A computed fold for a 690-nucleotide part of an RNA from a metagenome, annotated as large-subunit ribosomal RNA, domain II. Its Rfam family is "Bacterial large subunit ribosomal RNA".
[in-house]
Context: one part of a larger RNA
């Protein structure tokens, strides 16, 4: 990993609702007893009226009673009466109590079992090759008054040294489904000691032991193990087994030691109900509003100017007063503006009504059953954030969730469109029509040259198309070429110098001219030199400057090859117009199924016609299939071959059901009823096998 078998809403009691049946102002027995058979751990029949529910309530109660309680009350008020039939049984849904759909803790408590591992202790034994060092003491000698002391020996101390056994475990490496649930190899620490070790004994889990590490107490230790309480509890995770049909959600509000749980409401479903059909959408009419927008009278913010109180500076005065000011400046006037918490204005929508209105068919109440309380993206209106986020929080639509199909290369949430089934028929939607790849290399008129198309901004630019305004121009423009571009004068000042051209000044002048600046830019130390403005000539028709706009260009650097799906395209790109065609499970044609409604037939549950439906998770409701057993029944059938099993092109809307043949070798239906250990692919399911 696969296969086979097993594997999860049960049972009891009591409510409650629905359905069916019995009896009915009544309904019903329980325990128990007796009888009973072909069938005997089980049933049936009879007796049994104890008791329970109902037919009457009110009050705490005594109690009273269609009333009663409160009260002084005959008042008022509360709860009742007047008006709805119950009860027993069975089935089904659901609730409560029980393990209560199944499996799953970490833990808690009780009673026991453990110190053959290991920790410490007690008793009694055992073991430690060899070598080294050489303490005290002692002896002899030297030495001394005697000592001390010194020298040489002797001696053999030590948690002494080196190093086997023994014991440990430093480093490295191998091993890592190991040879081993802690080892091998090499190196390494201790090795007469707080040493190591055999045997026997002691200490026990709310505990012991601990040279102390939460360390050890039998491969288990922040509290051992075994059994029991026990099916502990699990607002948590996982799993929960056949089919078809009808409808079909929610991810919100309030409260919650509440936030991944719950309760009530909302939304779904099933049944019942009755009335003035209330509902939905549209049309018309009538309402209130203070949003969008707009505006600036108000509240605030805020531009410039005028006018001007006050303040500052200067002059004068210093007793008051006065003059002045490119300073500041309230208020006021004019002017340009801004606002979620501004409004003298003010929509569209939305909302609430009304109607002899149009189209539809819901709406509401009661009762049974739920699920939902993590939502996601997208358009629009906003808050938070950075007018960041596949961000977060609201409102309002859509889709997904629970929705398949076509398009967007590929894609939950985008665009089109909602799949009852069949069909080798037709028409379209979005989107497309050169090839991949169904359909136009379609037609007309333009644009683009950038592969723009087929990613991006401020900003930049004689790209190019369209429109508009304006200057100059045959009295010759623009560009180019030829020639001139002068004089007072080197203007004045400054300066070492300053001569058009470092800088400063100016009432920047004047003269000669076709024209020529007290000079546009290079240049020199300063001059010089080149050049421009300006003028003449050559030439001969357009040439400059702006504005608006279409399509392009640059700006343009990122991490796996990719910014048309690819090929490729100058249209097969873009703009505008036109006509074709393709294109979906949409729509239509033909044929079937089924649900609901209406009508009609027959007839009590079927048929026919017409119309409207038939995607679906959680979930509600309905109808069925199959398995085992019970009764009919060991009956029909069966050695002329049962069950089981293998194969097959049969039937049914499905679960499923037949038949034939082979195998098998003795059992065993169908139908109608009844009862359940009643359906497996998932639970790191359990057991067995491969």
């Nucleotide at each position: 990993u696969c296969c086979a078998g097993c594997g999860a809403g049960u049972u009891a009691u009591u409510g409650u609702a629905u359905a069916u049946g019995g009896c009915a102002a009544g309904g019903u027995u329980a325990a128990a007893u007796a009888c009973u058979a072909a069938g005997u751990a089980a049933g049936g029949u009879a007796u049994g009226g104890a008791g329970c529910c109902g037919a009457a309530g009110c009050g705490a109660a005594a109690g009273c009673g269609a009333g009663u309680g409160u009260u002084a009350a005959u008042a008022g008020c509360g709860c009742g009466u007047u008006u709805a039939a119950g009860u027993c049984a069975u089935a089904u849904g659901u609730a409560a109590u029980a393990g209560a759909c199944c499996c799953g803790a970490a833990a808690c408590c009780g009673a026991g079992u453990g110190a053959c591992c290991u920790a410490u202790c007690c008793a009694u034994g055992g073991u430690c090759a060899g070598g080294a060092u050489g303490a005290a003491g002692c002896u002899a000698g030297a030495g001394u008054a005697a000592a001390a002391u010194c020298u040489a020996g002797u001696g053999g101390a030590g948690g002494u040294c080196c190093g086997a056994a023994c014991u440990g475990a430093u480093u490295g490496u191998c091993g890592u489904u190991a040879a081993a649930a802690a080892g091998g190899c090499a190196c390494c620490g201790g090795a007469u000691g707080a040493a190591c070790u055999g045997u026997g004994g002691a200490u026990a889990g709310c505990g012991g032991a601990g040279a102390a590490a939460u360390u050890c107490c039998a491969a288990u230790c922040g509290a051992a193990c075994u059994c029991g309480g026990a099916g502990a509890u699990a607002g948590c995770u996982g799993g929960u087994u056949c089919u078809c049909c009808u409808c079909g959600a929610a991810a919100u509000a309030g409260c919650u030691u509440u936030a991944g749980g719950g309760c009530u409401a909302g939304c779904c479903u099933u049944g019942a109900g009755g009335u003035a059909a209330a509902g939905a959408c549209g049309u018309a009419u009538g309402g209130g509003g203070g949003u969008a927008g707009a505006g600036c009278a108000c509240u605030g913010a805020a531009u410039g100017a005028g006018c001007u109180a006050g303040g500052g500076g200067c002059c004068u005065a210093a007793c008051c007063a006065g003059g002045u000011u490119a300073c500041u400046g309230a208020a006021c006037u004019c002017u340009a503006u801004c606002a979620a918490a501004c409004u003298a204005c003010g929509a569209a929508u939305a909302c609430c009504a009304u109607a002899u209105u149009g189209u539809u068919a819901u709406a509401c109440u009661c009762a049974g059953g739920a699920g939902u309380c993590a939502g996601a993206c997208u358009g629009c209106g906003g808050g938070a954030g950075c007018u960041a986020a596949g961000u977060u929080c609201c409102g309002u639509g859509g889709u997904c969730a629970a929705a398949a199909g076509g398009g967007a290369a590929a894609g939950a949430g985008c665009c089109c469109a909602g799949a009852u089934c069949g069909u080798c028929a037709a028409u379209u939607a979005a989107g497309g029509u050169c090839c991949c790849a169904a359909a136009g290399a379609u037609a007309u008129a333009g644009c683009u040259a950038a592969g723009u198309g087929g990613a991006a901004a401020a900003c930049g630019a004689u790209g190019u198309g369209a429109u508009u305004u304006u200057g100059c121009g045959u009295a010759a423009a623009c560009a180019a070429c030829c020639a001139g571009g002068a004089u007072g004068u080197u203007g004045g000042c400054u300066c070492a110098g300053a001569a058009g051209c470092a800088g400063c000044c100016a009432c920047u002048c004047a003269u000669u001219c076709a024209a020529a600046g007290a000079g546009u830019g290079c240049g020199u130390a300063a001059c010089a030199g080149c050049u421009c403005a300006c003028u003449g000539g050559u030439c001969g028709a357009g040439u400059g400057a702006a504005a608006u706009u279409g399509c392009g260009c640059g700006g343009a650097a990122a991490a796996u090859u990719a910014c048309c799906g690819g090929g490729g395209c100058u249209a097969a790109g873009c703009u505008a117009u036109a006509c074709a065609c393709c294109g979906a499970a949409a729509u239509u044609g033909c044929g079937g199924a089924u649900u609901c409604a209406a009508g009609g037939a027959u007839u009590u549950a079927u048929c026919c016609u017409u119309g409207a439906g038939u995607g679906g998770u959680a979930g509600a409701g309905g109808a069925g299939c199959a398995u085992u057993c019970u009764g009919u029944u060991g009956u029909a059938g069966g050695u002329u071959g049962a069950a089981g099993u293998a194969u097959g092109a049969c039937c049914g809307u499905a679960a499923g059901g037949a038949c034939a043949u082979g195998u098998g070798g003795a059992c065993g239906a169908a139908g109608c009823a009844g009862a359940a250990g009643a359906g497996a692919g998932a639970a790191u399911g359990c057991u067995g096998g491969a």